[in-house]
Context: one part of a larger RNA
RNA sequence: GAUUGAACGCUGGCGGUAUGCUUAACACAUGCAAGUCGAACGGUAACAGCGAGAGCUUGCUCUCGGCUGACGAGUGGCGGACGGGUGAGUAACGCGUAGGAAUCUGCCUAGUAGUGGGGGACAACUCGGGGAAACUCGAGCUAAUACCGCAUACGCCCUACGGGGGAAAGCGGGGGAUCUUCGGACCUCGCGCUAUUAGAUGAGCCUGCGUUGGAUUAGCUUGUUGGUGAGGUAAUGGCUCACCAAGGCGACGAUCCAUAGCUGGUCUGAGAGGACGAUCAGCCACACUGGGACUGAGACACGGCCCAGACUCCUACGGGAGGCAGCAGUGGGGAAUAUUGGACAAUGGGGGCAACCCUGAUCCAGCAAUACCGCGUGUGUGAAGAAGGCCUGCGGGUUGUAAAGCACUUUCAAUUGUGAAGAAAAGCCUAGGGUUAAUAACCCUGAGUCUUGACGUUAACUUUAGAAGAAGCACCGGCUAACUCCGUGCCAGCAGCCGCGGUAAUACGGAGGGUGCAAGCGUUAAUC
Numbered sequence: 001g002a003u004u005g006a007a008c009g010c011u012g013g014c015g016g017u018a019u020g021c022u023u024a025a026c027a028c029a030u031g032c033a034a035g036u037c038g039a040a041c042g043g044u045a046a047c048a049g050c051g052a053g054a055g056c057u058u059g060c061u062c063u064c065g066g067c068u069g070a071c072g073a074g075u076g077g078c079g080g081a082c083g084g085g086u087g088a089g090u091a092a093c094g095c096g097u098a099g100g101a102a103u104c105u106g107c108c109u110a111g112u113a114g115u116g117g118g119g120g121a122c123a124a125c126u127c128g129g130g131g132a133a134a135c136u137c138g139a140g141c142u143a144a145u146a147c148c149g150c151a152u153a154c155g156c157c158c159u160a161c162g163g164g165g166g167a168a169a170g171c172g173g174g175g176g177a178u179c180u181u182c183g184g185a186c187c188u189c190g191c192g193c194u195a196u197u198a199g200a201u202g203a204g205c206c207u208g209c210g211u212u213g214g215a216u217u218a219g220c221u222u223g224u225u226g227g228u229g230a231g232g233u234a235a236u237g238g239c240u241c242a243c244c245a246a247g248g249c250g251a252c253g254a255u256c257c258a259u260a261g262c263u264g265g266u267c268u269g270a271g272a273g274g275a276c277g278a279u280c281a282g283c284c285a286c287a288c289u290g291g292g293a294c295u296g297a298g299a300c301a302c303g304g305c306c307c308a309g310a311c312u313c314c315u316a317c318g319g320g321a322g323g324c325a326g327c328a329g330u331g332g333g334g335a336a337u338a339u340u341g342g343a344c345a346a347u348g349g350g351g352g353c354a355a356c357c358c359u360g361a362u363c364c365a366g367c368a369a370u371a372c373c374g375c376g377u378g379u380g381u382g383a384a385g386a387a388g389g390c391c392u393g394c395g396g397g398u399u400g401u402a403a404a405g406c407a408c409u410u411u412c413a414a415u416u417g418u419g420a421a422g423a424a425a426a427g428c429c430u431a432g433g434g435u436u437a438a439u440a441a442c443c444c445u446g447a448g449u450c451u452u453g454a455c456g457u458u459a460a461c462u463u464u465a466g467a468a469g470a471a472g473c474a475c476c477g478g479c480u481a482a483c484u485c486c487g488u489g490c491c492a493g494c495a496g497c498c499g500c501g502g503u504a505a506u507a508c509g510g511a512g513g514g515u516g517c518a519a520g521c522g523u524u525a526a527u528c
Stems, first nucleotide, its partner, number of pairs: 001528004006524005013375006019368002021333001026331003030328003035078003040075002043071002047069003050065007085286003094211007103203002108199008116150001118148002125140006156165003170191006178185002212258003219249003224246008261283004265276004288309005311322004339365001341364003347361001348359004378408004388399004412469001414464001417461002422455001427449002430446005472517005477498003483512005493500002
């Protein structure tokens, strides 16, 4: 000199853009953060509509009916493995980079072949019981895209090449003939389902090289190193096991100890390098502590389950409940770090045919000079060089064109009104094309129409008024830009270094003046 996720002191007008628990991975009150689908299912607790009935006060109340819109609880499907947080652990194939072969991959894309015919349950519900509660037990009824056989098998799997094995589910829209038990069959379209091939995406595994300090850590290792066989896995492999051999690593630093998430990058520097790894992005690890598996395409799963432990809470003492390193917020720790805010309008995600629902992701707003950038606090004129202050050699000098006065301007803030862009869709109605038996329906492309904004009293423009509302901080002995007086008297004090102060201190304290930065200025800490 540059820099910072900074803090402290004094001061403080506005806007934009960023950033904001670096400490206790300490403990957490409260609310919210993952749901959705009735176009899978049996149904109807609540609400609304409609219909029927009853009562009457004649426009209300009650009852009934899943008939309709919808829908609590339940079965079922998909999603809760993403998104969000944190950096405790980890010196490691964890990360970075370059390669590799023995793998899996829901949803998505393209292709091939199918989607036939049956069965038995279990919730919900009803009845009964236990319990303070959490919850739970027994009996009975029932549906399905839940579950299980049978049939079939182009691909597929196993094989001793003879053969053997294995699947599925329906739901919704529309409809001219034909049939009909009037439910539908049938045709067609869409969404699904099954098997399989390929792709895409994602993930698992292996390897070369690189990746902090310590030798006041020199030896370490028994599933250890290799082989054979088996088991296990999606897959290779001591991954695991049996047997066999005795190997494997190490001064090119093994082992041990300490420290640490890694990277793109950030800061500094002419560079080489040094230091760091907040925000943003990629990867990894973790989710009260430790262990375990289940489900699933995917987890050994932050807001799932089981066990143990510590802690907190409820209890009828028998037993139960919980996990903010999600967003806010509280206590605590600390020099120190924000609101128990708004909205799904946009972007994205989950579910759904869709409408839509959910989304503390996200977008916004609030707080903080925490940082960077921009703007303002007036402009011109004005010598009687006013008054006052300070100094003085008492003549004057300086503050100082500074003020006052005169003439202007109105950024920003205040005030009045107007008012973009962020909105494209979806829906409705139509034209053309595709599909189809079809002029239904559905899909694609276009025209029209109708709306949808949290921010938001938005940005921007405009009206009105008036210099009106807006300057401080540090320093002035040398380094280092800037000097005098008074007070003090080795005291009080200053100080980054040299050093000042013991009676004229440009070094302490105050004042006047000056210098430097400026909505900041200094100090402290830290890095180069």

Notes
Small-subunit ribosomal RNA, 5' domain from Candidatus Thiodiazotropha sp. (ex Monitilora ramsayi), 528 nucleotides, folded computationally. It matches the Rfam family "Bacterial small subunit ribosomal RNA". The coordinates come from a structure-prediction model, not an experiment, and the mean pLDDT is 86. The sequence was found in a public genome assembly.